[in-house]
RNA sequence: GCGGAUGGCCGGACGGCCGCGGGGGUGCCUGCACCUUCGAGGAAAGUCCGGGCUCCACAAGGCACGGUGCCGGGUAACGCCCGGCGGGGGCAACCCCAGGGAAAGCGCCACAGAGAACGAGACCGCCGCGGGUCCGCCCGCGGCAAGGGUGAAACGGUGGGGCAAGAGCCCACCGCGGGACCGGCAACGGGACCGGCAAGGCAAGCCCCACCGGGAGCAAUGCCAAAUAGGGGCCUCGCGCGGGGCCGGUCCGGCGACGGAUACCGCCCGCAGGGAUGCCUGAACCCGAGAGGCCCGGGUUGGCAGCACGAUCCCGUCGGCAACGGCGGGACCAGAGGAAUGGUCGUCGAACCGGGGGUGACUCCGGGGAACAGAACCCGGCUUACAGGCCGUCCGCGCAA
Numbered sequence: 001g002c003g004g005a006u007g008g009c010c011g012g013a014c015g016g017c018c019g020c021g022g023g024g025g026u027g028c029c030u031g032c033a034c035c036u037u038c039g040a041g042g043a044a045a046g047u048c049c050g051g052g053c054u055c056c057a058c059a060a061g062g063c064a065c066g067g068u069g070c071c072g073g074g075u076a077a078c079g080c081c082c083g084g085c086g087g088g089g090g091c092a093a094c095c096c097c098a099g100g101g102a103a104a105g106c107g108c109c110a111c112a113g114a115g116a117a118c119g120a121g122a123c124c125g126c127c128g129c130g131g132g133u134c135c136g137c138c139c140g141c142g143g144c145a146a147g148g149g150u151g152a153a154a155c156g157g158u159g160g161g162g163c164a165a166g167a168g169c170c171c172a173c174c175g176c177g178g179g180a181c182c183g184g185c186a187a188c189g190g191g192a193c194c195g196g197c198a199a200g201g202c203a204a205g206c207c208c209c210a211c212c213g214g215g216a217g218c219a220a221u222g223c224c225a226a227a228u229a230g231g232g233g234c235c236u237c238g239c240g241c242g243g244g245g246c247c248g249g250u251c252c253g254g255c256g257a258c259g260g261a262u263a264c265c266g267c268c269c270g271c272a273g274g275g276a277u278g279c280c281u282g283a284a285c286c287c288g289a290g291a292g293g294c295c296c297g298g299g300u301u302g303g304c305a306g307c308a309c310g311a312u313c314c315c316g317u318c319g320g321c322a323a324c325g326g327c328g329g330g331a332c333c334a335g336a337g338g339a340a341u342g343g344u345c346g347u348c349g350a351a352c353c354g355g356g357g358g359u360g361a362c363u364c365c366g367g368g369g370a371a372c373a374g375a376a377c378c379c380g381g382c383u384u385a386c387a388g389g390c391c392g393u394c395c396g397c398g399c400a401a
Base pairs, nucleotide, nucleotide: 001397002396003395004394005393006392007391008390009389010388012348013347014346015345016344017343018342020039021038022037023036024035025034026033027032041372045383046382048381049380050379051378052377053217054216055215056214060281061280062279063278065213066212067211068210069209070084071083072082073081074080085099086097087096088095089094100208101207105206106205107202108201109200123148124147125144126143127142128141129140130139131138132137156174157173158172159171160170161169175197176195177194178193181190182189183188221305222304223303224302231296232295233294234293235292236291237290240271241270242269243268244267247266248265249264250261251260252259253258273287274286275285312331313330314329315328316327317326318325319324352367353366354365355364356363357362
């Protein structure tokens, strides 16, 4: 110098005038005026994951459903992040991977091809025997799978031996399966030795295994004010038995105080039974003659809280390879709610365009005028969009010393 990899940051600047929203202050203290201060983003976006918060539901177990899926760590948590492992790509820096199980089972493997998963298959081909022949070869039976061909994939690969030709038929190496032992927290790596060629692919088809998971969302929810009140309809299950007489009736006896009875009506007690979640079992609880669930209508549709101090941000330091965590110091950083964060003018201005100069890096003049986008309960991520610019680290090649 050229080409590439990766991490981070910025993403128009300054000023005047007019305006909008929040906080504070002063005058006035009704409402307004004035002063002061703050006022979009790295993605505020998609709403795809994870949490906080709130209400509803909820003993527990099982089934179903959904999600996640190498290992270790980080975290409030995650499908995120960090560090490793394995596989793939690249000369390299580095990048990519839904990356558990296919010797539990089922299913599928298009087209082409003889044959697509079973101890499978034979189109061309190779070999032996028999027959025919116009001597080119052809036909039949049998052996075979080396070579060719089809395909994403053809039932281990290469070499040698062997054979009529062949073949794990035999041997060596590689691959494959098991594996004492060694290293590592682990995923996994190495591996003496043994086996025999057996075990194709797809789990992002069902499935199996392990782990995780209640539902709805700030229009949640609470309070005040206002308004009304009187509501209406439907569905599911059930309405059975026993006991008590120091309960009320009732009945019987007695003139009566009172005594007795419990068939009946109540009452009390107990049991059966009923009531639940997407489904089943079901403790506790409620009801026990009622319990549970769903829908519709009427009124108000104003204000306050939730709601801006938080897993917050910055700096330093310590631990850690890192993600991140501990400690110390400092900062306060939008809060609208039909929804503020804007408009205009001036100066300057990157990209880009035209022209001139220079071998070139570049430079001069003129024009030009700033990407994607915009909070709505709040955080942690992911993904997507983004004109252009700046900084750091690393790799390859070339040149020079």